Record summary: This is a predicted structure of a 98-nucleotide RNA (Guanidine-I riboswitch aptamer) from Vibrio spartinae. NCBI's taxonomy places the organism under Bacteria, Pseudomonadati, Pseudomonadota, Gammaproteobacteria, Vibrio.
Parts: sequence; C1' cells; structure tokens
RNA sequence: CAAAUAGAUAUCUAGGGUUCCGGCUGCCACGGCAGCGACUGGUCCGAGAGAUAUCAACCUCAACGGAGGUCACACGGCGGGACAAAAGCCCGGGAGGC
Repeated sequence: CAAAUAGAUAUCUAGGGUUCCGGCUGCCACGGCAGCGACUGGUCCGAGAGAUAUCAACCUCAACGGAGGUCACACGGCGGGACAAAAGCCCGGGAGGC
C1' cells in the first nucleotide's frame, strides 16, 4: 500500500425548553395558591452532518478452527409535527446549493 460497504442500539455532550422538583416574586387562613424559563440549576428532550462503546455490514487471506483490515465523506433552508414545551429531535444525508 489493494478491495468493498456505510446501518442499528446504548451512554453522554453541544444545544433545548418548562410538565415535575428546586429558585425568585406576590398573597394569605402559614399551609398552600397564583405568577415568572425576560431562573446559572436537578428530572426531562437531545444530534445524518458531535463523542465513546457494542453489534451489524464490507474487504482480503485462510479453508471450516479462524486471522487481519475498513467503517470514509458530509453546505443546507422556509414550513410543518410530537410530548408540558422547545430544540442541532422527527419530516430530513428531504427541497435547494456546490
């Protein structure tokens, strides 16, 4: 240094909001009620183009025991959809662009 494919899951992160918890404010019958995500937070959601792991897949050699290797590249709306809500979630490696 040849060859060929390029998917799934889990955990997490960038990011995201506000059901629940906490925070802040107000009221009162002192235990709650209401408002605020124009609250860094815990729970929560979370990447094709982020990370890691596992599996799958693919290639070569071997020959039924297996061994080695690959897993690359990737600009991107508007709009719509879900959950409480939003998003780099989903439609979507879509439209479009090069």